[in-house]
This is a predicted structure of an 83-nucleotide RNA (c-di-GMP-I-GGC riboswitch aptamer) from Thermincola ferriacetica.

RNA sequence: CAGCGCAAAGGCAAACCUAUCGAAAGUUAGGGACGCAAAGCCAUGGGUCUAAAGCUGUUGCUAUGAUAGCCAGGCUGCCGAAA
Numbered sequence: 001c002a003g004c005g006c007a008a009a010g011g012c013a014a015a016c017c018u019a020u021c022g023a024a025a026g027u028u029a030g031g032g033a034c035g036c037a038a039a040g041c042c043a044u045g046g047g048u049c050u051a052a053a054g055c056u057g058u059u060g061c062u063a064u065g066a067u068a069g070c071c072a073g074g075c076u077g078c079c080g081a082a083a
Base pairs, nucleotide, nucleotide: 004080011036012035016031017030018029019028021026034069040075041074042073044072045071046070047067048066049065054061055060
């Protein structure tokens, strides 16, 4: 420097419920734990979701919206067993 457990100290918090913001997807706060070695941060690429405005005029199209606990990538971080 990389790596990472049947260890230690801790951390985060899915679904669901209540309240809140939002057109929605979804966010935020509290409760709650399915799980997570980065489930810490970043919307850069891809994927997925929504479709207010806009276009269209049957109805659909569409991200400038969302998702980091979808994948990849970037930055940062606790402990110190084994290979």

It was read from a public genome assembly, where an Rfam model found it.
The coordinates come from a structure-prediction model, not an experiment, and the mean pLDDT is 84.